[in-house]
RNA sequence: GGCUACUUAGCUCAGUUGAUAGAGCGCUGCUCUCAUGAGGCAGAGGUCCCAGGUUUAAAUCCUGGAGUAGCCA
Numbered sequence: 001g002g003c004u005a006c007u008u009a010g011c012u013c014a015g016u017u018g019a020u021a022g023a024g025c026g027c028u029g030c031u032c033u034c035a036u037g038a039g040g041c042a043g044a045g046g047u048c049c050c051a052g053g054u055u056u057a058a059a060u061c062c063u064g065g066a067g068u069a070g071c072c073a
Stems, first nucleotide, its partner, number of pairs: 001072007010025004019056001027043005049065005
């Protein structure tokens, strides 16, 4: 220098076909218990890496940029 994949909640990830942003774990409150853990109920937490474009509508499509990993030279 070229190519490929990835970037979404605190962590690990789904959302692949454009139409309400989700799961598990973690966190908070309540319940249960002599108490802790486990269990049950409820809740909080997001600029979907950044900018621009297409569209009635973008995490999703297009362009550019940034970062991470790998391959080639």
Model confidence (mean pLDDT): 81 of 100. A computed fold for a 73-nucleotide RNA from Candidatus Pacearchaeota archaeon CG10_big_fil_rev_8_21_14_0_10_30_48, annotated as transfer RNA. The RNAcentral record of the sequence draws on ENA. Rfam family: tRNA. It is annotated as a transfer RNA. Lineage of the source: Archaea > Nanobdellati > Candidatus Pacearchaeota.